The RNA shown here (Bacterial RNase P class A) has 388 nucleotides and comes from a Fidelibacterota bacterium. The RNAcentral record of the sequence draws on ENA. The prediction has a mean pLDDT of 75.

RNA sequence: UGAGUCGGUCGGAUGGUUGCCCCGGCACUUGUGUCAGGGAGGAAAGUCCGAGCACUACAGGACAGGGCGCCCCAUAACAAGAGGAAUCCGAAAGGAUAUGGAAAGUGCAGCAGAAAACAGACCGCCCCGACAUUUUUGUGUCGAGGUAAGGGUGAAAAGGAGGUGUAAGAGACCCCCAGUUCCGAUAGCAAUAUCGGGAGAUUGUAAACCCCGCCCGGUGCAAGAUCGAAUAGGCUUCGAGAUGUGGUCCGCAUCAUUGUUUUUAGAACAGCAGAAGCGGGUAGAUCGCAUGAUCCUGCCGGCAACGUCAGGACAAGGUGAAUGACCAUCAAUCGGGAUUUAUCAAGAUUCCCGGGAACAAAACUCGGCUUACAGACCGACUCAAUCU
Numbered sequence: 001u002g003a004g005u006c007g008g009u010c011g012g013a014u015g016g017u018u019g020c021c022c023c024g025g026c027a028c029u030u031g032u033g034u035c036a037g038g039g040a041g042g043a044a045a046g047u048c049c050g051a052g053c054a055c056u057a058c059a060g061g062a063c064a065g066g067g068c069g070c071c072c073c074a075u076a077a078c079a080a081g082a083g084g085a086a087u088c089c090g091a092a093a094g095g096a097u098a099u100g101g102a103a104a105g106u107g108c109a110g111c112a113g114a115a116a117a118c119a120g121a122c123c124g125c126c127c128c129g130a131c132a133u134u135u136u137u138g139u140g141u142c143g144a145g146g147u148a149a150g151g152g153u154g155a156a157a158a159g160g161a162g163g164u165g166u167a168a169g170a171g172a173c174c175c176c177c178a179g180u181u182c183c184g185a186u187a188g189c190a191a192u193a194u195c196g197g198g199a200g201a202u203u204g205u206a207a208a209c210c211c212c213g214c215c216c217g218g219u220g221c222a223a224g225a226u227c228g229a230a231u232a233g234g235c236u237u238c239g240a241g242a243u244g245u246g247g248u249c250c251g252c253a254u255c256a257u258u259g260u261u262u263u264u265a266g267a268a269c270a271g272c273a274g275a276a277g278c279g280g281g282u283a284g285a286u287c288g289c290a291u292g293a294u295c296c297u298g299c300c301g302g303c304a305a306c307g308u309c310a311g312g313a314c315a316a317g318g319u320g321a322a323u324g325a326c327c328a329u330c331a332a333u334c335g336g337g338a339u340u341u342a343u344c345a346a347g348a349u350u351c352c353c354g355g356g357a358a359c360a361a362a363a364c365u366c367g368g369c370u371u372a373c374a375g376a377c378c379g380a381c382u383c384a385a386u387c388u
Stems, first nucleotide, its partner, number of pairs: 001384010012330007020039003024035005041359001045370002048368005053220004058251001060250004065216005070084002073081001085099001086097004100211002105209002107205003122151002124147003128143006159177002162174003178202001180199008224287004234278005241255004258270005294313005300307002333355006341347001
């Protein structure tokens, strides 16, 4: 100097005039005036996760259903975070991972191929028999048997190389390897790694069904609470069992289990708890609503995430939706020109003119994730070239 990787910051400032919202002080005509202070982001977006909070007598048991899935730490909790392991990508710094189980079972792997896992005989190789030919040796055709080492198909074909053995072959056997798995030793909290020994069940796929382990009440701020207003405490059907926050069953709890007629049974009528349907009403106001698992700084502990302690701070609360508009100066910085240095170019300084910020608006709050983003800057690391 160039290329790359990881992390972080800003993404406008000041003053004046004027408009709006909130809180506080003062005054008064009690809703007006005046004074002072504050007023939208790193993602406020998405609504993908987790929680706080609120309501719900079963947040009892089982099933169904849902979520998670390497180890460990941390957190209020999470699939997010930090650190490590394994596999893959990269020359490296680094990056990615829906990372338990295929040896419980089922399914799937198109086409091609003889055959795709209880998986093989198309071409081949070997032996026997018959026929033909010929050169005694041999060659060809057919039949029966053996074989899976060679060739072909395919992403993948009974693990790989060397040998023994065989009629020809084959983990049939030997030796050395790879993969899987079991045992032992060492290191580590562990995932796992290294070494040694044994075993023959050696394709892949679980973001296919499934198995194993762990976790899970539900509904959600349009949650809910208070005040107030209004309406038709209406009508129909069923009704001896019914109801109980989201499904089923069990359990548990609560409510109800009535009256009349009739000759007993039974039947009929009415009807309670309750269920279903139709129809009618519900203006509005206040709270929830911002003091929080909050933020900033510092010592200490920790590789780090994070944590204890100490000190300090209070920073929007609207409700059809406030936080705006105008002017001036400056400004990250961009474009053009002039000047200067050394002829040009590049660069630096100075001056002049013009511009000057992308993505984008809170609506209960917080911790994450994902997506969008013009431009500028800072730090650490990797590689290459050159110079010293």